[in-house]
RNA sequence: CGCCGUGGGAGAGACCCCGGCCCGGCAGGCGGGCGCGGGGCGCCGAAGGCGCAACACCGCCCGGAAACGCUCAGGCAAAAGGACCGCGGUGG
Numbered sequence: 001c002g003c004c005g006u007g008g009g010a011g012a013g014a015c016c017c018c019g020g021c022c023c024g025g026c027a028g029g030c031g032g033g034c035g036c037g038g039g040g041c042g043c044c045g046a047a048g049g050c051g052c053a054a055c056a057c058c059g060c061c062c063g064g065a066a067a068c069g070c071u072c073a074g075g076c077a078a079a080a081g082g083a084c085c086g087c088g089g090u091g092g
Stems, first nucleotide, its partner, number of pairs: 001091008013041001015040005020034005042076003048072001049070003055063001
């Protein structure tokens, strides 16, 4: 500086519309549901990605960090993921 295991780990709509499927119901432009498809507006920032300051004195070029900024990607109940931290092991 990596890798494996393990514990912890934030933020933001369980949003709206259309379609489809399933269940209830005699039925309906009824009710409920969905790891389903499409569209819409709002939002988050801690996978990844992109951007930048100071930087020894003229000018140009190059370099130049992040938990800062941007939100492409990703995410906005749970699950999964998750920068980073602890513990154990291991390679260079």
A computed fold for a 92-nucleotide RNA from a Gammaproteobacteria bacterium, annotated as Glycine riboswitch aptamer. It matches the Rfam family "Glycine riboswitch aptamer". Gene Ontology term of the family: glycine biosynthetic process. The organism belongs to Gammaproteobacteria, within Bacteria. The model forms 90% of the base pairs in the Rfam consensus. It was read from a public genome assembly, where an Rfam model found it.